RNA sequence: AAUUAAGAGAGUAUGAUCCCGGCUCAGGGUGAACGCUAGCGGCGCGCCUAAUACAUGCAAGUCGCGCGAGAAACUCCCCUUUGAGGGAGGAGUAGAGCGGCGGACGGGUGAGUAACGCGUAGCUAACCUGCCCUUUCGACGGAGAUAACUCCGGGAAACCGGAGCUAAUACCCGAUAGUAUCAUCAUUUCAUAAGAGCUGAUGAUUAAAGGCGGUUGAACUGUUUGGUUCCAACGCUUAGGGUGAAGGUUUCGGCCUCCACCCUAAGACGGAACUUAAGUUCGGCCGUCGCGAGAGGAGGGGGCUGCGUCCUAUUAGCUUGUUGGUAGGGUAACGGCCUACCAAGGUUAUGAUGGGUAGCUGGUCCGAGAGGAUGGCCAGCCACACUGGGACUGAGACACGGCCCAGACUCCUACGGGAGGCAGCAGUAGGGAAUCUUCCGCAAUGGGCGAAAGCCUGACGGAGCGACGCCGCGUGGGGGAGGAAGGCUUUCGGGUCGUAAACCCCUUUUCUGGGGGAAGAAUAACUCCAGGAGGAAAUGCCUGGAGGAUGACGGUACCCCAGGAAUAAGCCCCGGCUAAUUCUGUGCCAGCAGCCGCGGUAAGACAGAAGGGGCGAGCGUUACCCGGAAUCACUGGGCGUAAAGGGCGUCUAGGCGGCCAGGUGGGUCUCCUGUGAAAGUCCUCGGCUCAACCGAGGAAGGUCAGGUGAUACCGCCAGGCUUGAGCCCAGGAGAGGAGGGUGGAACUUCCGGAGUAGCGGUGAAAUGCGCAGAUACCGGAAGGUACCCCGAUGGCGAAGGCAACCCUCUGGCCUGGUACUGACGCUGAAGCGCGAAAGCGUGGGGAGCAAAGGGGAUUAGAUACCCCCGUAGUCCACGCCCCAAACGAUGUCCACUAGGUGUCGGCCGCUUAAAGAAGGUCGGUGCCGCAGCUAACGCGUUAAGUGGACCGCCUGGGGAGUACGGCCGCAAGGCUAAAACUCAAGGGAAUUGACGGGGGCCCGCACAACCGGUGGAGCACGUGGUUCAAUUCGAUGAUAAGCGAAGAACCUUACCAGGGCUUGACAUGCUCCGAUAAAGCCUCCCGAAAGGGGGGUGGCUUUGCAAGCUUGCUUGCGAAGGCGGUGCACAGGUGGUGCAUGGCUGUCGUCAGCUCGUGUCGUAGGACGUCGGGUUAAGUCCCGUAACGAGCGCAACCCUCGCUACUAGUUGCCAGCGCUUCGGGCGGGGACUCUAGUGGGACUGCCGGUGAAUAGCCGGAGGAAGGAGGGGAUGACGUCAAGUCAUCAUGCCCCUUAUGUCCUGGGCGACACACGUGCUACAAUGGCCGGUACAAUGGGUAGCCAACCCGCGAGGGGGAGCCAAUCCUAAAAAGCCGGUCUCAGUUCGGAUUGGGGUCUGCAACUCGACCCCAUGAAGCCGGAAUCGGUAGUAAUCGUGGGUCAGCCAUACCACGGUGAAUAUGUACUCGGGCCUUGUACACACCGCCCGUCACACCAAUCGAGUGGGGAACACCCGAAGUCGUUCCAUCUACAGGAGUGCCUAAGGUAUUUUCCGCAAGAGGGGUGAAGUCGUAACAAGGUAGCCGUAGGAGAACCUGCGGCUGGAUCACCUCCUUU
Repeated sequence: AAUUAAGAGAGUAUGAUCCCGGCUCAGGGUGAACGCUAGCGGCGCGCCUAAUACAUGCAAGUCGCGCGAGAAACUCCCCUUUGAGGGAGGAGUAGAGCGGCGGACGGGUGAGUAACGCGUAGCUAACCUGCCCUUUCGACGGAGAUAACUCCGGGAAACCGGAGCUAAUACCCGAUAGUAUCAUCAUUUCAUAAGAGCUGAUGAUUAAAGGCGGUUGAACUGUUUGGUUCCAACGCUUAGGGUGAAGGUUUCGGCCUCCACCCUAAGACGGAACUUAAGUUCGGCCGUCGCGAGAGGAGGGGGCUGCGUCCUAUUAGCUUGUUGGUAGGGUAACGGCCUACCAAGGUUAUGAUGGGUAGCUGGUCCGAGAGGAUGGCCAGCCACACUGGGACUGAGACACGGCCCAGACUCCUACGGGAGGCAGCAGUAGGGAAUCUUCCGCAAUGGGCGAAAGCCUGACGGAGCGACGCCGCGUGGGGGAGGAAGGCUUUCGGGUCGUAAACCCCUUUUCUGGGGGAAGAAUAACUCCAGGAGGAAAUGCCUGGAGGAUGACGGUACCCCAGGAAUAAGCCCCGGCUAAUUCUGUGCCAGCAGCCGCGGUAAGACAGAAGGGGCGAGCGUUACCCGGAAUCACUGGGCGUAAAGGGCGUCUAGGCGGCCAGGUGGGUCUCCUGUGAAAGUCCUCGGCUCAACCGAGGAAGGUCAGGUGAUACCGCCAGGCUUGAGCCCAGGAGAGGAGGGUGGAACUUCCGGAGUAGCGGUGAAAUGCGCAGAUACCGGAAGGUACCCCGAUGGCGAAGGCAACCCUCUGGCCUGGUACUGACGCUGAAGCGCGAAAGCGUGGGGAGCAAAGGGGAUUAGAUACCCCCGUAGUCCACGCCCCAAACGAUGUCCACUAGGUGUCGGCCGCUUAAAGAAGGUCGGUGCCGCAGCUAACGCGUUAAGUGGACCGCCUGGGGAGUACGGCCGCAAGGCUAAAACUCAAGGGAAUUGACGGGGGCCCGCACAACCGGUGGAGCACGUGGUUCAAUUCGAUGAUAAGCGAAGAACCUUACCAGGGCUUGACAUGCUCCGAUAAAGCCUCCCGAAAGGGGGGUGGCUUUGCAAGCUUGCUUGCGAAGGCGGUGCACAGGUGGUGCAUGGCUGUCGUCAGCUCGUGUCGUAGGACGUCGGGUUAAGUCCCGUAACGAGCGCAACCCUCGCUACUAGUUGCCAGCGCUUCGGGCGGGGACUCUAGUGGGACUGCCGGUGAAUAGCCGGAGGAAGGAGGGGAUGACGUCAAGUCAUCAUGCCCCUUAUGUCCUGGGCGACACACGUGCUACAAUGGCCGGUACAAUGGGUAGCCAACCCGCGAGGGGGAGCCAAUCCUAAAAAGCCGGUCUCAGUUCGGAUUGGGGUCUGCAACUCGACCCCAUGAAGCCGGAAUCGGUAGUAAUCGUGGGUCAGCCAUACCACGGUGAAUAUGUACUCGGGCCUUGUACACACCGCCCGUCACACCAAUCGAGUGGGGAACACCCGAAGUCGUUCCAUCUACAGGAGUGCCUAAGGUAUUUUCCGCAAGAGGGGUGAAGUCGUAACAAGGUAGCCGUAGGAGAACCUGCGGCUGGAUCACCUCCUUU
């Protein structure tokens, strides 16, 4: 010192928000693999798959100090019978055998096993134990075999058989015998029992093995050892020969076999003799290793038990040796372990049995912890050893490198038979994403054997391979700015890579070369010395000291010297999460991606590059585990609407349980003891230079076991209490239930009467009924169903549910009383019962209604909604079914926690004449509401608040409440209930919008009313379409279409054809050249022109220097400018992108809205303000009010018109005065008009009414004008990726002798058609002719053009005036007066066409306008539909202007003249505003979205069948083997042999069950940018929707019956709140 340390979130839903909820990421880890890369070292780790098969070598032997026997090579020697000679050494060695110990350890693997297998704590009084330790007593006497060996035989081999010999620490017998074992008896102690122990007695049973060393003594040397000699005798063997007998065979000569005898020869052996050495035997003592019988120990093991130890109930029952007993067997030992008999038990919801999966643990990884995951290396235990069975031996095995049998496989074979087992170490093949050397050594540690030396040891120690992991080191350090070159980028200035490099100085870890060089190894044996115990002594033993061999690694670690920055950096990432950004390429392609998502021409997301970030000899990816995930919630979640309360009750097990005192001490708590192996984790210290790694000591670790104590609480035992619960007495309300009976209304049918043409039905109709008499009306009869009013947020019931009245039977509840019992209680898995409607069975019944069905409508269709019929059914009885939105979407019970107000049923006291009111209380049933809770909505004493008890249920969406299985059902179907696959969602509540075939209020020429049009005709213009070489381009509902275009014959012009130019038609700069060709001008040729080519003229400006002379000129050189040319930068583009943009514009809409600050409310989005009541044109104003203020809009300020005053008075005006040619013409005048500047004026200011009041409104007065006086300008926040790259500007892209530019001609003007906007008409309110009156705004010098003349006219001529209140344009027209036409395709209408002209212009063909003559089309007021207008407006009439040479202008923009009608009003249409409501919409209803069908793909289900695995049962067969049993031989014993019985592996047959695979086909499901049909749902979704059930139908669905509100809207009722 180890107790003490502690929790981080993010992305994704939505327009936004909060919540439920899933998915994903950031962290850590690994026996890993893959990709790219790689300098070194240390320490670790390394077949996770095929417990698949294995070549080869090695992995377990050892002991001669247990025993018998015993070589060879080779070396030396000898002999001479010179050989297959002998001897010695080798050597008592090798190898083999008997015997002992060890092969049960060590090493491997994890198949099996869900089990006393493992872990932990115990028990064994129910046991064993080789070697080892301590200790006691022994170790005596005998016997017979058998390997080896020899001989013979069989066999290919493996190996086997027969005969003969031999030893032991092999085997056997006998003796001895106790604290051994057994039996009996006695004694005594312990023990609940079973039983155990002490002591004693008697009886019975059971032992042994020797070897070696030292020393000492005795006996023998005979037969031992070595050497030499001999082979006479005996024995034996072999070979040869002979004789005889027998047998076989024969060609009858013989041959072969065998026996007996004889002879000869040889001989290892044996024997004899001599010699030598010592030997042998016996005894004593000492020592050593052993041996036997006991007792104890240590260590090891066997057995038993408590507790702990995965998933599955879609496994619910299992069990016959099963459970127990008795007896026996068996075992080391208990036990059904086994057998016989007896009994019928045992086990299970606290999960038996079955199925699946799995070795278990210490630990390891993650985690704040609780816990989750895991069990590789190391360590403990277990199991296994090719698969299955079996035993033997042994202390120990049912035995990895032992045996037997069976099976599969492999190998050998002479085909008769044999052999084998790497999950030991290496290694091979195979499998696999993937995992190493056929290495060195026993030097160390450890193991076996041995007395020891030693031998053996793929245990182990090391090395090798592999970045597989952890740790450490290096790839250099310091200086160095011209911020080099180069790269990238750029706003072109620069920035950045970057002190980075170069360059200078330094160092040398590493590296290379050379040199030195450890530790790991010493108590080995052995020798010596000293001491000690014992011994007669010596050896030996013990202790201490000295000496003492031995190193695989490896010449390694480490050290020194020399050399030289020398040898050494990559990988991933840079859209957010998540640290790090630009350029280029690409263009929904190629690709990326963990989630969200990137990519469709400006990609920080793809690819490359530059730069940056992170880590670093590694970096990423993949896979898996924990974490985050409080996302299974013990710590630490939930269930009204998000997933989730069982449809309801009753009850069993179980769980939980009132008050008081007592006992007990099981739970609980305290303390102590034991244990929780080592390693690991943690702490401290130490060793490798550090670290990793390693060592030492400590700490920690159990729901554990035993003991001591405590007794509040829980439990248990016994006692008491009354408040929980129940009982009793007296009252009470009720559609509670069952059965029976009765009643009236309505309906239908039938009968009768009366009566006539219709009835019925609908949005409108039709089908239907009716002259055969319906409907309507009256009377009568029959039948079945349901019970009007009362009636109600009323009552009752557990729920479903229950309604006329009466009777009978019956359950529950409430109130009062407080006599009784004395916790008897609460909840409740399973079980049992009840359970709307529909449906099913049998039998009735059948009036109405009504699935199905038929018909009629509607419709694009209409299998529907509507209508007419109509069958099951609805009703009754009995029996099933068992599901509902069976809902308060809210389980039951108890307690506690503000109130207010209704209502139902009781009671109490007070009061009253009575009723009643008011008060209190108990029980029920509603509403509002405080605290509190809730994601919010909401709940709120009837909780969804605060607590307690118990049960049920949930864990992303889809697949699916489906499949399979099981149970139930007659069926329909119900209950239980998955997975594959797929998605990144899905859901709740609330918010802001938008929308609604929702609601309320309000406005607008929105409708209505009125006037006039369009749509029909002809023509003009624009557009679509078509056509074309081109018909340039844009604009396209409203918000394109007489629009850009306020002027297309050329030009314009952008298009087409053809012809030209190339620094260019235009701009700026640079280089060089030129002065003869500066520009410019004139002119010729080609040409359609542009352009090309040529000739001439012209000969530039300024200035410096020099020269000349005519002294201000010339010449030369130079510079600058201008010009031309050449070349280069660049120009140019009406080419693309309005979805890259600026600017401008349209539209909603001149609609009244859109917002902000502060504050308040809400978790937040957001709300309030901005709402409500009035009012307004208006978010205009007022009042109320958690709002108070403010901004952009509204209004006002501005312009104009209307009245007026002042000022001013020409070109305008003329009242009065004068002149007059009679024209304001002139003089004059400023009064008036007018002009154009400045003022005034109007403010609901005044009066009355109305309004609560105010704001305001209505009416009136005055006034030129009255409630904004008319008109204009003015367009909030925003919407439409609205429009415009072709007005202009502009990013990017594209073209560059062309997509630029110039020219000629053509086109933009086409024409079957369609649309839009207009003009002119169709006529008499008119046309035509004649006469006549009155405007305003404008425009005018490249112009307006007068008078006058000519022309029918367009026009021509002419030339006055006017730069304009002066002149001109300029005639206004409708109107008015007069005339004519008389209803007709016309005296309407003017298109079209022919002819002739005028004007503009370079030019009127394509393609101008106008004039004259002639021609005289359609058209007689316009279908569906649709447009404009509310007053000086519509209508109608003309006039002017811009553009412009002219004009296709009927357009556009202005001006004046004449001058109406109508508005009851807001139901409807369109648009808009405010409030509110519903929503599954938010790209916002042109939204969303459902199902069939068609196509593609995917997984799963069923499936005629088929293949395989597991399991069970029955029977057959049955190896090896234990056990039993029969027989046999050996003198006996041990043992053996031949049979046989039981059991039994494998095998066979049959049946059953379970799992997996394949499969034609079948049905559904899921997924898939643009398929088909419809429109079911979301708004009242256009028939409200949904639930259950039943029928029907292409499909969504429709219909019937019952239920729910999770239905909008309106009205009414009730209750509540506020006033």